A computed fold for a 71-nucleotide RNA from Candidatus Moranbacteria bacterium GW2011_GWC2_40_12, annotated as transfer RNA. Its Rfam family is "tRNA". It is annotated as a transfer RNA. Model confidence (mean pLDDT): 82 of 100.

């Protein structure tokens, strides 16, 4: 320089056109004579810009990161 692959709550993973889940962290509440475990509630996210669509996380197209391969 080139190819190709990945970008979702704090973190680690699913979702793939219509409402974005789960687990662990957070927080609250129950439970204790307190703490920890247990229950139960509850905030938190789709990198950026464009384009297609009635509608885009999802599908192209461009940057921007990161990760693999050839050089």
């Nucleotide at each position: 320089g080139g190819g190709c692959u990945u970008a979702u709550c704090g973190u680690a993973u699913a979702g793939u056109g219509g409402u974005a889940a789960u687990a662990c962290g957070c927080c609250g509440c129950a439970u204790u004579c307190g703490c920890a475990u247990u229950g139960c509630g509850g905030a938190a996210a789709c990198g950026c810009g464009a384009g297609u669509u009635c509608g885009a996380u999802u599908c192209u197209c461009g940057c921007u990161a990161a990760g693999u391969c050839c050089a």